[in-house]
RNA sequence: GGAAAGUGUACCUAGGGUUCCACAACCCAUGAGGGUUGGUUUGGUCCAAGCGGUACAGGCGUUUUGCGCUACACCGAUAGGGAUAAAAGCCCAGGCGGU
Repeated sequence: GGAAAGUGUACCUAGGGUUCCACAACCCAUGAGGGUUGGUUUGGUCCAAGCGGUACAGGCGUUUUGCGCUACACCGAUAGGGAUAAAAGCCCAGGCGGU
């Protein structure tokens, strides 16, 4: 000075917001109901981790109805951009900078 090949999917969790539902306030109707605002509303739906969990698939090895391996991942700007209704530990991105 240089260097990721460090896999994917599903379900879930930390976390995230507010389309829809619920909830709260107000307004209209007062029969059911309708409208506006509020996430500084615990929630259901929803989104969700490279450095969280589980399973399956994939890859590699092997003595092949199977078995084994699939490691590690500190700190900082907590910047910037993107999607969705919106936001995020989502995506750009194991990026960038430092050690």